SAM riboswitch aptamer (S box leader) from Ignavibacterium sp., 119 nucleotides, folded computationally.
The model forms 94% of the base pairs in the Rfam consensus.
The coordinates come from a structure-prediction model, not an experiment, and the mean pLDDT is 81.
The source organism's lineage runs through Bacteria, Pseudomonadati, Ignavibacteriota, Ignavibacteria and Ignavibacterium.
[in-house]
RNA sequence: AUCUUAUCAAGAACGGUGUAGGGAACAGGCCCGUUGAUACCGUAGCAGCCGGUUGCGACAAAUUCGCAGCGUCGGGUGCUAAUUCCUGCCUCCGACUCUUCUCGGAGGAAAGAUGAGAU
Numbered sequence: 001a002u003c004u005u006a007u008c009a010a011g012a013a014c015g016g017u018g019u020a021g022g023g024a025a026c027a028g029g030c031c032c033g034u035u036g037a038u039a040c041c042g043u044a045g046c047a048g049c050c051g052g053u054u055g056c057g058a059c060a061a062a063u064u065c066g067c068a069g070c071g072u073c074g075g076g077u078g079c080u081a082a083u084u085c086c087u088g089c090c091u092c093c094g095a096c097u098c099u100u101c102u103c104g105g106a107g108g109a110a111a112g113a114u115g116a117g118a119u
Stems, first nucleotide, its partner, number of pairs: 001119008013043005021032003026088004044080003048077003051073001052070007084111001089108007
């Protein structure tokens, strides 16, 4: 980097460096930012996935598999404004209007993020 798969309504801040933009990309909205954001570094924190561990079950058996618990296991990765900040494409429902458009709601897709596995 590509592919597969699971999850995405929860959770968690201070200090330092530094400067003008930032919230992935494009558009619209909304928001954050000179009371110093974004970024980077340090420390602290959070607990999703993986791992660890305990119990029960499956199996002839196991270092295997399934289910449930444990963070008084923070080890790996990740994360610490706003649902992934919201919308964009499709379907359905309702309202209005009327054969288009607009508004509201629900579901799905796409894109993205993170983990795990594979190449």